[in-house]
Predicted 3D model of a 1453-nucleotide RNA (small-subunit ribosomal RNA) from Pseudomonas sp. Ps170. The RNAcentral record of the sequence draws on ENA and SILVA. It matches the Rfam family "Bacterial small subunit ribosomal RNA". Lineage of the source: Bacteria > Pseudomonadati > Pseudomonadota > Pseudomonadales > Pseudomonas. Model confidence (mean pLDDT): 83 of 100.
RNA sequence: GCGAAAAGUGGCGGCAGGCCUAACACAUGCAAGUCGAGCGGCAGCACGGGUACUUGUACCUGGUGGCUAACGGCGGACGGGUGAGUAAGGCCUAUGAAUCUGACUAGUAGUGGGGGAUAACGACCGGAUGCGGACGCUAAUUCCGAAUACGUCCUACGGGAGAAAGUGGGGGAUCUUCAGACCUCACGCUUUUACAUGAACCUGAGCCGGAUUAGCUAGUUGGUGAGGUAAUGGCUCACCCAGGCGACGAUCCAUAACUGGUCUGAGAGGAUGAUCAUUCACACUGGAACUGAAACACAGUCCAGACUCAUACCGGAGGCAGCAGUGGGGAAGGUUGAACAAUGGGCGAAAGCCUGAUCCAGCCAUGCCGCGUGUGUGAAGAAGGUCUUCGGAUUGUAAUGCACUUUAAGUUGGGAGGAAGGGCAGUUACCUAAUACGUGAUUGUUUUGACGUUACCGACAGAAUAAGCACCGGCUAACUCUGUGCCAGCAGCCGCGGUAAUACAGAGGGUGCAAGCGUUAAUGGAAAUUUCUGGGCGUAAAGCGCGCGUAGGUGGUUUAUUAAGUUUGAUGUAAAAAUCCCGGGCUCCACCUGAGAACUGCAUCCAAAAGUGGCAAGCUAGAGUAUGGUAGAGGGUGGUGGAAUUUCCUGUGUAGCCGUGAAAUGCGUAGAUAUUGGAGAGAACACCAGGGGCGAAGGGGGCCCCCUGGAAUGAUACUGACUGUGAGGUGGGAAAGCGUGGGGAACAAACAGGAUUAGAUCCCCUGGGAGUCCACCCCGUAAAAGAUGUCAACUAGCCGGUGGGAGCCUUGAGCUCUUAGUGGCGCAGGUAACGCAUUAAGUUGACCCCCUGGGGAGUACGGCCCCAAGGUUAAAACUCAAAUGAAUUGACGGGGGCCCGCCCAAGCGGUGGAGCAUUUGGUUUAAUUUGAAGCAACGGGAAGAACCUUCCCAGGCUUUGACAUUCAAGAAACUUUCUAAAAAUAGAUUGGGGCCUUUGGGAACAUUGAAACAGGUGCUGCAUGGCUUUUGUCAGUUUGGUUCUUGAAAUUUUGGGUUAAGUCCCCUAACGAGGCCAACCCUUUUCCUUAUUUACCAGCCGGUUAGGGUGGGCACUCUAAGGAGACUGCCGGUGACAAACCGGAGGAAGGUGGGGAUGACGUCAAGUCAUCAUGGCCCUUACGGCCUGGGCUACACACGUGCUACAAUGGUCGGUACAAAGGGUUGCCAACCCGCGAGGUCAAGCUAAUCCCAUAACCCCGAUCGUAGUCCGGAUCGCAGUCUGCAACUCGACUCCGUGAAGUCGGAAUCGCUAGUAAUCGAGAAUCAGAAUGUCGCGGUGAAUACGUUCCCGGGCCUUGUACACACCGCCCGUCACACCAUGGGAGUGGGUUGCACCAGAAGCAGGUAGUCUAACCUUCGGGAGGGCGGUACCACGGUGGAUUCAGGUUGG
Repeated sequence: GCGAAAAGUGGCGGCAGGCCUAACACAUGCAAGUCGAGCGGCAGCACGGGUACUUGUACCUGGUGGCUAACGGCGGACGGGUGAGUAAGGCCUAUGAAUCUGACUAGUAGUGGGGGAUAACGACCGGAUGCGGACGCUAAUUCCGAAUACGUCCUACGGGAGAAAGUGGGGGAUCUUCAGACCUCACGCUUUUACAUGAACCUGAGCCGGAUUAGCUAGUUGGUGAGGUAAUGGCUCACCCAGGCGACGAUCCAUAACUGGUCUGAGAGGAUGAUCAUUCACACUGGAACUGAAACACAGUCCAGACUCAUACCGGAGGCAGCAGUGGGGAAGGUUGAACAAUGGGCGAAAGCCUGAUCCAGCCAUGCCGCGUGUGUGAAGAAGGUCUUCGGAUUGUAAUGCACUUUAAGUUGGGAGGAAGGGCAGUUACCUAAUACGUGAUUGUUUUGACGUUACCGACAGAAUAAGCACCGGCUAACUCUGUGCCAGCAGCCGCGGUAAUACAGAGGGUGCAAGCGUUAAUGGAAAUUUCUGGGCGUAAAGCGCGCGUAGGUGGUUUAUUAAGUUUGAUGUAAAAAUCCCGGGCUCCACCUGAGAACUGCAUCCAAAAGUGGCAAGCUAGAGUAUGGUAGAGGGUGGUGGAAUUUCCUGUGUAGCCGUGAAAUGCGUAGAUAUUGGAGAGAACACCAGGGGCGAAGGGGGCCCCCUGGAAUGAUACUGACUGUGAGGUGGGAAAGCGUGGGGAACAAACAGGAUUAGAUCCCCUGGGAGUCCACCCCGUAAAAGAUGUCAACUAGCCGGUGGGAGCCUUGAGCUCUUAGUGGCGCAGGUAACGCAUUAAGUUGACCCCCUGGGGAGUACGGCCCCAAGGUUAAAACUCAAAUGAAUUGACGGGGGCCCGCCCAAGCGGUGGAGCAUUUGGUUUAAUUUGAAGCAACGGGAAGAACCUUCCCAGGCUUUGACAUUCAAGAAACUUUCUAAAAAUAGAUUGGGGCCUUUGGGAACAUUGAAACAGGUGCUGCAUGGCUUUUGUCAGUUUGGUUCUUGAAAUUUUGGGUUAAGUCCCCUAACGAGGCCAACCCUUUUCCUUAUUUACCAGCCGGUUAGGGUGGGCACUCUAAGGAGACUGCCGGUGACAAACCGGAGGAAGGUGGGGAUGACGUCAAGUCAUCAUGGCCCUUACGGCCUGGGCUACACACGUGCUACAAUGGUCGGUACAAAGGGUUGCCAACCCGCGAGGUCAAGCUAAUCCCAUAACCCCGAUCGUAGUCCGGAUCGCAGUCUGCAACUCGACUCCGUGAAGUCGGAAUCGCUAGUAAUCGAGAAUCAGAAUGUCGCGGUGAAUACGUUCCCGGGCCUUGUACACACCGCCCGUCACACCAUGGGAGUGGGUUGCACCAGAAGCAGGUAGUCUAACCUUCGGGAGGGCGGUACCACGGUGGAUUCAGGUUGG
């Protein structure tokens, strides 16, 4: 922006618009008639006249007004509709010559005289109808001759041909058959000329797509002649020539009325062709002519076809793409209206008649424009709604209220303009003999409005009758609540929704537009996304694999000329409307209207001559030719050489050879491999050899002869733009492959065997035949790559190879310069970056190829090529929202480098096998509460489940609650005893009557009552806080400004060393800094100082032993405070004069001395809502609370973690020595006594360096056991007890006696540990009434091994590749199974198109014509001329066969 549609909604008016689909079929009505002043007439109506008589009847009468159906004239070819066909017979623009033109206008000359028919009509006949047939009359402005011919036409220049119609009005004289003649006026008619208008024709330019349509054409192109036409012309025919069109796209196919214009856009363009206007075409489909000025005719004719209707079944009727209207189709478009009042048209002398043209009205928000749905005031900021942090905020001056207004709608009254003309009666001018007629002007009078209850104006009443739609995540203006819970749904793109959704649905609020609003369809823009304006092609899509060359486009330098292109000016045209500008009219606007500009175009004319083009003449710098030497795997033919391999022959010789990661197949005692000698064959050419040279590319390598192409270079001469590119075309073109014939040593697709493997149609091995080779012929493709078309010019350099040339000297393996080709680096520049950079991917010019999202697909079909294989050209349906390039950061790699770790290795001891303990899973159960799940869940939460704990289950109870706050009441609180019950609980009962006080009351506790509320181990650890695990005590992580990149990013943090360490040093476009590391802290090891009780002690005491017993003392040990000490400080070596490392001395300790605490940025949506806290949700006589009992302890089974063992390095018995660290008043409990013992009774001490737990054990000494299921091992079970506790059955620990299971060192696999460590031994504590093989700390005894970093695991740094980024537990490929969608092919079916061929031949025109018929004219009366019918040529429909194209279904792929 729209001719729109559908959804929700809908007050008024103006102006516009209204079947885009089925050119599908149509009921009904209307849309083209008119003229009596052309004519014969009189059916019907009205009037008049006449006759008869029954005085109101019958009959007659065209006499008058008029008039049906006919004849005749004009019109019907306009107006109105539609867009099927048409790609040119069309349209548009500008020209042109060989034409016609009714009615109009202006002229010219006439309009005289005859004749023949026919309809109507009458009467007869046929037919259902439509209508028809034959007979008989009659008229004309119907028809036909003859006459005349200014001008016209033809001509052989002599001549010849060809017309007509009257009608009406009036009239003085004359004539008259009384009709008229005659005169005049008007309208007609005929001939002819001119103009106007309209129409026909020719030419140039322009007008869609397809080349998967490349050749088309036979009346075809042209000529001569004839015919035909209004006219030119192959328009038609006869003859002749062989032309004509086409890559500037013919022919064919598909689509389509064209234009002015319309929409969009800055423009260029793109899309479109409704309404209005011009042109064209069509009128059910196809064909044809007639009439006419004009038609091959929308409401005419004929024929054929399809369809419809009626039928008496023989024959008939019809054509809305006119206006309304109907059915159908479709997403979709109106009344079977009024009027000729106006404008216009037809006829007519006129009045007038006709007019679905037109003007109006009706329907439709279809569009544009305008107006209204109230205005002002009004805070108690009402109620209600919504939200809330509960304070409030918002809806919101909004409403109510108060005061006003009345447009529009309603009722009522008035009321323009659209009307100009026409009739009648006068006056006057012209015409005329005329005061007639007619025409014009004028006066008077009368009359004409569909719209229309018009527009407009006034009055009345009352806020009264009038607001919706879409949206609110971003794009994009506008935000909250509730519901829902990957459901329901939304969505233009991105995307939203899995329990806190501004995205779904509803609500409140808001935003936008507004009688409309949003959606959908389709168009242009944004899109520089087909790029003319205005893009690209190294890697993103895109340079043909490479040459030669045709057409085409392109072209050095000088002069002269021309004027095609170019430029200035002028003239004509470019319809009107539209757009734009300035005015005017509807109250404004839309709308209408006047004038202007514009229409960028085309044609013609004058002019200019710089550039391009043409023509002409020159030039030499481009290009080429001749000539000298030069380099080269350039090409082709023919010869020839040696090494190697293999085969054959012969000798020597003996058991293996070959092959591999390891083997086997294979060869070999029939003599291999090895080796000597000889003979043959084919293929390829070591070293030289070099990103060196050659070629257009493919490509080309021993040596020699011959033939041959190109290049660079030097000097001179010649030609004179001869150039460059290059659509089609044509030639060369690796390897593989094909054909024919050779050849065949070696290698080697296919194939066979052996291995490898889960398998191995692979990699490896042993064989092996196509092929590789030669000759000839095809194929024509490659990642044919520099992924970079060819040519020319210009634009810093440095270094190195190859070929040629020049100069210089010191003559050399010299120096300098130049040119061609070939390499590396690099500046400017350009590039998305990577990279390119005088060999451009830089700056320019010329020409060619190619590209336009990914897939489908370089595929299908078709064409061309090919022997085949295949090649070339080359789509669409469908599908996705991406695909791609370059670079960045991570992560990853069965990539690389460096390094570390009990990671491996070297060792020691275990687990996995047994029994038991314990956890988990599973199963079971009324319940077996719950969470934790690789490392990093599983003796973990739980430092301790008989009740309690306890969450779970069963049952019994309770409902403001066991607990907190607030209010009220009475009452202290509290306590004793009894009864019932499993207890909770219920009932009864005893004692007690308190504290503070301002004397009002208050505080604490308990009970009762009502509400707020409590309560929840209910859910969500994926809404959270806090805490914690792990990565990991790994060495990493981050930041400020700087520099650099378009940017992400980078640099710092990389590099060289070094360290346990991003630890330190050096270098450095880097310089600093924070967290981490280290150190500071605790403990342990040595010493010193201080202090000295409960620890310790020289002396003393004691007959001795024992005993810190005692006076005394702090010297020692210990204790606990403070210090010292260790820092690579010293020496030697290495290292870069560094950091540091190695060794040594001293020292209690040596290189962070040992151990601990300490855990960076982050990761795992890691764990925990059941420690606690907490958002949201959920329960509230229950998911809350109380109680009893049960369960968490179950048990075919499986895993994990442990204890005890399997024994002699041991078991048992006896004797005997040495710790540390802890705990203790609800407690540890000595000694004595009792008990076999667990333990019990009594009872001292201790609030702890004092007392107690508390005898440490392994060890050591002695005895015994003698390799055995045992004097090992202790499970299990029986009996009897102890202790704790209301309570020991489910379900505790311990003791005595008895019993005496498995187990004889443990498969695959797997764990811990590097020194006071592993291993082994005991002792303590927390929890706790009781209940450790667990956990935590403690000491005793006390090893072995580490070559080393290849491998396994984990980690760190650098680098590399990447199609990964929820990041390798990633991404991702193909088959198969099933379903669906689109499509190809085959066979068949049914349509469409076709001027390709043949058959066929309706109606019909012209010509000619057997036969037949015939009014006007002629006639010699016989006939002729002319005409009709019939048949002939042409031809539509139709038929057959081709060609081409489409469709649906089926089947298969």